Small-subunit ribosomal RNA, 5' domain from an uncultured soil bacterium, 499 nucleotides, folded computationally.
The full RNA is in RNAcentral, with records from ENA, Greengenes and SILVA.
It matches the Rfam family "Bacterial small subunit ribosomal RNA". Gene Ontology terms of the family: ribosome and structural constituent of ribosome.
[in-house]
Context: one part of a larger RNA
Order: sequence, then C1' cells, then structure tokens
RNA sequence: AACGAACGCUGGCGGCGUGCUUAACACAUGCAAGUCGAACGGGAAAGGGGGCUUCGGCUCCUGAGUAGAGUGGCGAACGGGUGCGUAACACGUGAGUAAUCUGCCUCAGACACUGGGAUAACAGCCCGAAAGGGCUGCUAAUACCGGAUAGGACCCCAGGGUGAUGCUUUGGGGGGAAACGUACGCGGGUCUGAGAUGAGCUUGCGGCCCAUUAGCUAGUUGGCGGGGUAAUGGCCCACCAAGGCGACGAUGGGUAGCUGGUCUGAGAGGACGAUCAGCCACACUGGCACUGAGACACGGGCCAGACUCCUACGGGAGGCAGCAGUGGGGAAUUUUGCGCAAUGGGCGAAAGCCUGACGCAUCAACGCCGCGUGAAGGAUGAAGGCUCUCGAGUCGUAAACUUCUGUCUGGGGGAAAGAUGAUGACGGUACCCCCAAAGCAAGCCCCGGCUAAUUCCGUGCCAGCAGCCGCGGUAAUACGGAAGGGGCAAGCGUUGUUC
Repeated sequence: AACGAACGCUGGCGGCGUGCUUAACACAUGCAAGUCGAACGGGAAAGGGGGCUUCGGCUCCUGAGUAGAGUGGCGAACGGGUGCGUAACACGUGAGUAAUCUGCCUCAGACACUGGGAUAACAGCCCGAAAGGGCUGCUAAUACCGGAUAGGACCCCAGGGUGAUGCUUUGGGGGGAAACGUACGCGGGUCUGAGAUGAGCUUGCGGCCCAUUAGCUAGUUGGCGGGGUAAUGGCCCACCAAGGCGACGAUGGGUAGCUGGUCUGAGAGGACGAUCAGCCACACUGGCACUGAGACACGGGCCAGACUCCUACGGGAGGCAGCAGUGGGGAAUUUUGCGCAAUGGGCGAAAGCCUGACGCAUCAACGCCGCGUGAAGGAUGAAGGCUCUCGAGUCGUAAACUUCUGUCUGGGGGAAAGAUGAUGACGGUACCCCCAAAGCAAGCCCCGGCUAAUUCCGUGCCAGCAGCCGCGGUAAUACGGAAGGGGCAAGCGUUGUUC
C1' cells in the first nucleotide's frame, strides 16, 4: 500500500460498486423454456340471452372456433450456475487441415410431377392404490413411404495437372429430391455451388512443487489389412516386427481450473486468478447411448449405487453447483421483492407470448467517492473541572448571548431523461420551487523510544501493559482513572493474508 474480509467500540446522508473465500453438504415451497391455428385433425364448460316444459329438464343463440389436450415444426446444445476433476494440446499464443462438419442467415443457379398406407387425439372395453399401461375401432397433415424427373452431390474404373494420398480435371458405368399454407401481399419446401458464423482434429513454443520419486511401458512403439467417425489416428480389431519414453527430469507423488488481468513494487520481480470478459470441465455418484446441424445433454432418456419421499407392500417418485429461500458447517456473506419499460434471446408472417438472462428495488459502513453534524461576532477571560510555586495557569471565543444561513431530516407544490410512432418496473424517484427550524447527526485509537502528543491521583514485580526494545519491587510521562494534548474521522482500532 492492498482486501469478496472478520472481530471490538461507534454510527447522519447520498452516488457507484461488491456481498458463502467454509460442506461440489442436504434441500420444504414458488418461479427459472417455450412458442407457432398462416403445417394438421378434433374441439369444450361456467356465465348471459331466447323458446318449450309433466318444473325433473330439453333445445337454440352467444360465450368461441376461445380454453385445455394431441400430431407436426423450430427452440430446448443458447442464456444462467459452480470450480469437483484436470499438470492435459486443458489454457495462452502462432501455424496446419490436400484429414473435416456447420441448423437458422446472405448470394447465385435449377426444381417442386404422380401415387400409397398408417397413427395420436377421439370413442368403447379392460388392468392398476397410484405412477401408468393394454386391446379394438375412426381420422388429418409441411408426419411417414413408393414411383417419375436431375448432368458432374456421391461411389467405382481408366487417364491428365499438382511437391502432395481424400485437391482439381476428362471419359465410361452405377446412382439419391421436394410440401405445402395463404388474408393472393406473401410465407415456406428440395438439390447444387459460394459466403458468413460456429465447431472438430493436428502441431511449434510458453506457464507449479518434490530426485528424501530413477528408471517407466504390452495396445506398449511401428507396419499391413480392416472396423468406426464429419474427419486423421493403436481410436478399436486380426496378423507381423520389437520397439517407444527418460537427468534437456520419463514414471510416481503433492497441489491446482487456464487466460485477459488484479494487488504490490522505481523497475526487475513476487503473490493472486472474487466481481467483468474469453476458453475448459462438471450438473446427486458411476456408466451408456438415443434424438438432432449441434449433446453423450443442469431443469431429456436408460442401467447401477447412495440418500429422501409416497404406497393398498405388488410397485412408484425425486435431484437448487438457476433466482429467491431453509437446515447444517463457519469468524463470515442479503429479499421466498417489482417489471418485461429498456438491452438481449426463443417461437411466430404479424399482433404477440415466454424470458429469476437482464433492468430495477430491498438488506449490509463490506469498499471507493462526495457532503453534513453549522457560520460570523462575542472577555467579566462566567460557572465548573484539572493543575498550582496559592500569585495564578489551563480547558477557552470554547460556552452563554447577539446576528445570520439552510446541506440534511420534516411539511406543501411541480416534475423528468431513459422511448425515433405507442408502451416506464424504477417512481411521484432524481431534480426544481416554497415554508418551518441550529434542531435529530462524533466517535475511535494513541501520548517511554521507534512515533506526533504530559501532568495529577491510585497501585506497589501486585493488578496489569507489550509490535520490538522493554515497563511495574512507594515519587511509574510505559499499569488503571482523570485533566490536558496528538492522529484519523462516519469511521477508528485489532486480527488474518499478500507485496
């Protein structure tokens, strides 16, 4: 000097930030991912009104093509959290990909012809305590499946170009597409090429400790052939060879997410990696795949395990390291708030819907910054305290008192920007004007030297102080109190940690 701090005493206001560093411990409750009727079939009820009535009810209009559910599409792989693991191509930086993929978006070219069979919803029956499930029957689509068209997208064979194998090019053979909706404005669909964006993989270099860890290795190292992948590869497999790494530190052990940066320092360096931003890893623990352009998927699935809950004992349900919140741990860390008004995201042609991302508000002196607790005058140097050489000195212009001001709090009135047309949670907030009134607003540490600031009383190696040196055993500037003084100030000290 610094801090995501804590503790003690104290505490007026505002702005901007920050706030579980410990148990990746367990979680009640609510919310955090939906949307599209301009893809599709079907379609209520309450309520209101009319008619009939045997007063039980029946029926029509409206509610309403609304609600809720279902098929289908897109999204759910983003956004948000945490730092367990990881010493690794995880990260940073620079290359490579002739070894690759890329939904939505942009540009360009070409196309969309003709058929088919189902199925959920629904209805009926059945099983089950529930969660849920079975059978039969009906139906639609931009759902699913044939056929056509397409040369060169792709595969095989032969040849040319290239340093080069999967790049490019010529010839032959094989050979895969689509979907419609419409308010007629448009919105969508398929194939091919290019772009943009995002991602995968490979690689040079760089960044912890221990040698009281010296040898390590059998898919191990390489090859041939295959499998697998978007793709290279011992990634996986069969066979063959016997290699590969290591004092330039292999292997083992410990610790740890990495970076931009942060703190300190004149710098070199050292320490750290909260908030913000980029990357990575994880989502109760371990494993696995499915769907998909993208996951081996926090609020998807399956299996196993631990734990919690329900049960009719047969069987089921769950996963806050999302936002709040609870218990526990701890020296220690907030509200079960408001709003989608802004910014951004998903869906939709749009209106719009969703959004604990985000914008705000709340709590906390946790930090930084700013402001205030009054200003001027006022000597008989009042009273009172303390000291005294008893003359006085000092607190001290300090107070009282007089004049004045109005930050803040209070009362009244006005009132934003943030919003290009509408729409403002914040918020009747910031800010402005008027009124009243010095009122409600100062503490903490220290005074032996280092180190700025000294006397009196009490105590008597006791009680105690202390960062170091050291104080205290009867005159203690060092303990305790008081008066005075010094330093900082809504803070001041202490402790911890780093430089």